This is a predicted structure of a 518-nucleotide part of an RNA (small-subunit ribosomal RNA, 5' domain) from an uncultured bacterium.
Context: one part of a larger RNA
RNA sequence: GACGAACGCUGGCGGCGUGCUUAACACAUGCAAGUCGAACGAGAUCGUACGAAGGAGUUUUCGGACAACGGAGUACGAGGACAGUGGCGGACUGGUGAGUAACGCGUGAGGAACCUGCCUUUCAGAGGGGGACAACAGUUGGAAACGACUGCUAAUACCGCAUGACAUAUCGAGACCGCAUGGUUUUGAUAUCAAAGAUUUAUCGCUGAAAGAUGGCCUCGCGUCCCAUUAGCUAGUUGGCGGGAUAAAAGCCCACCAAGGCAACGAUGGGUAGCCGGACUGAGAGGUUGACCGGCCACAUUGGGACUGAGAUACGGCCCAGACUCCUACGGGAGGCAGCAGUGGGGAAUAUUGGGCAAUGGGCGCAAGCCUGACCCAGCAACGCCGCGUGAAGGAAGAAGGCUUUCGGGUUGUAAACUUCUUUUGUCAGGGAAGAGUAGAAGACGGUACCUGACGAAUAAGCCACGGCUAACUACGUGCCAGCAGCCGCGGUAAUACGUAGGUGGCAAGCGUUGUCC
Numbered sequence: 001g002a003c004g005a006a007c008g009c010u011g012g013c014g015g016c017g018u019g020c021u022u023a024a025c026a027c028a029u030g031c032a033a034g035u036c037g038a039a040c041g042a043g044a045u046c047g048u049a050c051g052a053a054g055g056a057g058u059u060u061u062c063g064g065a066c067a068a069c070g071g072a073g074u075a076c077g078a079g080g081a082c083a084g085u086g087g088c089g090g091a092c093u094g095g096u097g098a099g100u101a102a103c104g105c106g107u108g109a110g111g112a113a114c115c116u117g118c119c120u121u122u123c124a125g126a127g128g129g130g131g132a133c134a135a136c137a138g139u140u141g142g143a144a145a146c147g148a149c150u151g152c153u154a155a156u157a158c159c160g161c162a163u164g165a166c167a168u169a170u171c172g173a174g175a176c177c178g179c180a181u182g183g184u185u186u187u188g189a190u191a192u193c194a195a196a197g198a199u200u201u202a203u204c205g206c207u208g209a210a211a212g213a214u215g216g217c218c219u220c221g222c223g224u225c226c227c228a229u230u231a232g233c234u235a236g237u238u239g240g241c242g243g244g245a246u247a248a249a250a251g252c253c254c255a256c257c258a259a260g261g262c263a264a265c266g267a268u269g270g271g272u273a274g275c276c277g278g279a280c281u282g283a284g285a286g287g288u289u290g291a292c293c294g295g296c297c298a299c300a301u302u303g304g305g306a307c308u309g310a311g312a313u314a315c316g317g318c319c320c321a322g323a324c325u326c327c328u329a330c331g332g333g334a335g336g337c338a339g340c341a342g343u344g345g346g347g348a349a350u351a352u353u354g355g356g357c358a359a360u361g362g363g364c365g366c367a368a369g370c371c372u373g374a375c376c377c378a379g380c381a382a383c384g385c386c387g388c389g390u391g392a393a394g395g396a397a398g399a400a401g402g403c404u405u406u407c408g409g410g411u412u413g414u415a416a417a418c419u420u421c422u423u424u425u426g427u428c429a430g431g432g433a434a435g436a437g438u439a440g441a442a443g444a445c446g447g448u449a450c451c452u453g454a455c456g457a458a459u460a461a462g463c464c465a466c467g468g469c470u471a472a473c474u475a476c477g478u479g480c481c482a483g484c485a486g487c488c489g490c491g492g493u494a495a496u497a498c499g500u501a502g503g504u505g506g507c508a509a510g511c512g513u514u515g516u517c518c
Stems, first nucleotide, its partner, number of pairs: 001517003005514005012388006018381002020346001025344003029341003034088003039085002045078006054069001057066003095299003104224008114216002119212007127161001129159002136151006167192011197204003225271003232262003237259004242254003274296004278289004301322005324335004352378001354377003360374001361372004391421004401412004426455006435445001462507005467488003473502005483490002
């Protein structure tokens, strides 16, 4: 000097930041991922039109006719609750740092070995059929969670057929090129593979292909803590050939063959640790560190596994096992805050079960919009940085009081009183935003910031030190006691070093102490 600090004493305000460093301990409760009716069926409800059964009543030539009311139902439209099928999104955002000494990270190359939903550009296409399953209805099991059976039904759900190349595969031919395998390109034949519609009629979609962009995957060079009181390690081990797997190279996996590979330039083992941009410090070299913010990685109660998907460590998905907690009708079930708040526990120690989607961003949707504890705000905390204030000018009878004294005085001290001002701040009152973009509307913050007026010095100073280092001294008390102390050292009767008082010095809404780093 610094800090994500803590502790002691003290404490007026504002702005901007920061706030479980410990138990990756366990979690009550609420919220944190939905959305689309312009994919689909069913449907509560509402509107309009028509309107069955029944029917007060009117009329009658007694056969009947008309008929208010009634409202089963039908058609069209609206609507889009609670559910269901389907699509997209739940792989982003947010959290944590356990593990990891590793191509994990950083940096620089490479992929003639790769993938990429949504987005952009371009080309081509969308023909014609089919069978189901939910929802629903009925029956039924179970305490519940959740099912079972039968029957019906729609689709942008599912499945065939057709068409189909610049796609893929196989077999050929030619040209150019190269880093072995090969790459690029022209061309021929054969085989295989596609689709979906919706509506408010102009849009949104659908299928195949070629490019791009974005995001990812893989390989390599170099760098990346301590211990040699860790010296040898290794059989899928090292390489080859063939195959499998994968989006893709590769012992990634497998069969066979060879016997290799790593290591004193530190292998192997053990310990510790997320890495970086940066941060702190220092004249620099360097040392320390990785909170907040940003990039990458890993993890999501512990261990394992796959599914779906363009994409998976799948935090708020699934299955199995373990530990734990809860419900139970004892047969069986449910759960996962290292999301935001919050609780217990641990600890020296770290906040509200707040407001809003107004802005920025994200998901879905043609849109309106819905969702969003991301985010924007507010609350708490002197935890940090910065700014402001606690008054200003005059004022000597150098008042009183305190302390001290050689008793003359000295000092506190222009300090106070007193006079004249000012009103930052404060209280009250009035006005009152920008942030909002638009055809129009929409502000949580917030009646906040800010402006104006009124009032009255009014509401606002402490902490540490005073032997030397080190700025600042006397009195009393104590008497090697009580105590102080960072080092040297003070205290045993005149202590500037202990305690108190007065005075003084330093910093100041802080000041000291402790801890850690330079």